The part of an RNA shown here (small-subunit ribosomal RNA, central domain) has 344 nucleotides and comes from Picocystis salinarum. The RNAcentral record of the full RNA draws on ENA. Its mean pLDDT, the model's own confidence on a scale to 100, is 84.

Context: one part of a larger RNA
RNA sequence: UUGGGCGUAAAGCGUCUGUAGGUGGUUUGCUCAGUCCGCUGUGAAAGAUCAGGGCUUCACCCUGAACACGCGGUGGAAACCGGUAGACUUGAGUACGGUAGGGGCAGAGGGAAUUCCCGGUGGAGCGGUGAAAUGCGUAGAGAUCGGGAAGAACACCAAUAGCGAAAGCACUCUGCUGGGCCGUAACUGACACUGAGAGACGAAAGCUAGGGUAGCGAAUGGGAUUAGAUACCCCAGUAGUCCUAGCCGUAAACGAUGGAUACUAAGUGCUGUGCAUUUGACCAGUACUGUAGCUAACGCGUUAAGUAUCCCGCCUGGGGAGUAUGCUCGCAAGGGUGAAACUC
Numbered sequence: 001u002u003g004g005g006c007g008u009a010a011a012g013c014g015u016c017u018g019u020a021g022g023u024g025g026u027u028u029g030c031u032c033a034g035u036c037c038g039c040u041g042u043g044a045a046a047g048a049u050c051a052g053g054g055c056u057u058c059a060c061c062c063u064g065a066a067c068a069c070g071c072g073g074u075g076g077a078a079a080c081c082g083g084u085a086g087a088c089u090u091g092a093g094u095a096c097g098g099u100a101g102g103g104g105c106a107g108a109g110g111g112a113a114u115u116c117c118c119g120g121u122g123g124a125g126c127g128g129u130g131a132a133a134u135g136c137g138u139a140g141a142g143a144u145c146g147g148g149a150a151g152a153a154c155a156c157c158a159a160u161a162g163c164g165a166a167a168g169c170a171c172u173c174u175g176c177u178g179g180g181c182c183g184u185a186a187c188u189g190a191c192a193c194u195g196a197g198a199g200a201c202g203a204a205a206g207c208u209a210g211g212g213u214a215g216c217g218a219a220u221g222g223g224a225u226u227a228g229a230u231a232c233c234c235c236a237g238u239a240g241u242c243c244u245a246g247c248c249g250u251a252a253a254c255g256a257u258g259g260a261u262a263c264u265a266a267g268u269g270c271u272g273u274g275c276a277u278u279u280g281a282c283c284a285g286u287a288c289u290g291u292a293g294c295u296a297a298c299g300c301g302u303u304a305a306g307u308a309u310c311c312c313g314c315c316u317g318g319g320g321a322g323u324a325u326g327c328u329c330g331c332a333a334g335g336g337u338g339a340a341a342c343u344c
C1' cells in the first nucleotide's frame, strides 16, 4: 500500500463555525472534456505467449499468423458524468402566527443556615471519638433571648422532567439577547452535505494583577492510632474555593458510539405542539421493552451497533513511550506534534 476495522479487544478529534477539496434533488435544450464505438499511425528486430507448417521422431533450430495494452490522429454516439442556457419545488432558507424552556449576559431584591461582634439571663462544663487527647471555658464558655456585621450557597418544589454545540445551566424579579419546536404554505429557487489547514468556545486544578475571605480546606502544626504512621480519625489552619481583567487548553471532556440523508415490525410511558371532537391523529424531542437483522459475546435494535450512500478523523502486537529529539504554543506549570535502539 491493498485488504480489514474503530460501544467494551488498537482505533471517533472535547464541541462547534467554516476555507480549499470531495460529494450532491427533479426536468428540458445545446455541447462533447470524461466515457463508449469505428478507422488509422506508432510502440525496431530478437526474445516471451501461441493455432499451423518445415527438418532426422521429439527438443534445439527455421518459418508464420494472432491476441493484449499504452499514446497520437480522425470520424461518430449522447444514456450517464462534466460544461452551458432555461424551468421546477419535495432538500435548504426566509416571512407571518403561535409556543415550551435551570439557554446566555447584566442589574436589583430575598429568606433559612453558618461564623463573628455587642448586650441580657445563667453558672460548669463544652467539644470530639471506637475509646481518648490536643482544643475552648470562672478574664464566664456551651445553652438561651435580643440586636448587628460578613461571605458563600440557594432546602422543599425536583422528576430515567427541561434547555444548550459541547463544557454546562436551578431562590425571585427586571432589562438586553441566541437557538429550538409547531402551524400557515406567502416568498427565494438547490442557495445543500461534509470539511484538510484555520478560527471560536471549552469542567476542575493551576498561573498573573487587584479585590474579597463566612464555611470548607491541599500544604503545615498539634492530638491520637501504630512496630513505625510523612496516612486513614480528631483539633487548628495557609494557598485555594468567591469577584474583576487576562492566561492555561486539558479530563473516564463517556452514549467510552463523528456528521448528514434515505429505508426497515410492534408495544408502553414522559415533554412540547394542537388536528379536531375526544378515550389525543400528525410532527419534534426523550425513556423503557422488543421483531427482523447485526454482534466474538455482552448487547444494539426507527434516538441502530440493522440495510445503503457521501465526507472527515483515527487504528495496525506488548513493553520501551505519549518518553527522547526537533519544531511550535505558554509567564510558568506544562500543552500540541511525536520516533528509534533494545526487549518479549
Base pairs, nucleotide, nucleotide: 004315005314006313007298008297012312014201015200016199017198021194022193023192025088026087027086028085029084030083031082034080035077036076037075038074039073040072041071042070043069049066050064052063053062054061091191092188093187094186095184096183097182098181099180103177104176105175106174107173108172109171110154114150115149116148117147118146119145120144121143125136126135162169163168206247207246208245209244210243211242215241216240220236221235222234223233258311259310260309261308262307263306266289267288268287269286270285271284272283293300294299317344318343319342326337327336328335329334